c-di-GMP-I-GGC riboswitch aptamer from a Pseudomonadota bacterium, 74 nucleotides, folded computationally. The sequence was found by an Rfam model in a public genome assembly.

RNA sequence: CAAGAUAAAGCCAAACCUGCCGUGAGGCAGAGACGGAAAACCACGGGACUUACAAGUCAGCCGGGUUACCUUUU
Numbered sequence: 001c002a003a004g005a006u007a008a009a010g011c012c013a014a015a016c017c018u019g020c021c022g023u024g025a026g027g028c029a030g031a032g033a034c035g036g037a038a039a040a041c042c043a044c045g046g047g048a049c050u051u052a053c054a055a056g057u058c059a060g061c062c063g064g065g066u067u068a069c070c071u072u073u074u
Stems, first nucleotide, its partner, number of pairs: 002074001003071002011036002017030005034060001040066003044063003047058004
């Protein structure tokens, strides 16, 4: 540098439920684990969704960019 296991340590946390915010998609917190080797960050391209048609949401849909933890083994 690459790769990522029926492994170790640690990490995140889908759905459901509760509370708050938002017209809404959805967000935050608690609780909870379906999963994750970038499920960390960025709406740049595609895509999906909402809408008061002004504009927004989704990074756990797929690409792309930036940065990062661990490691039996190769």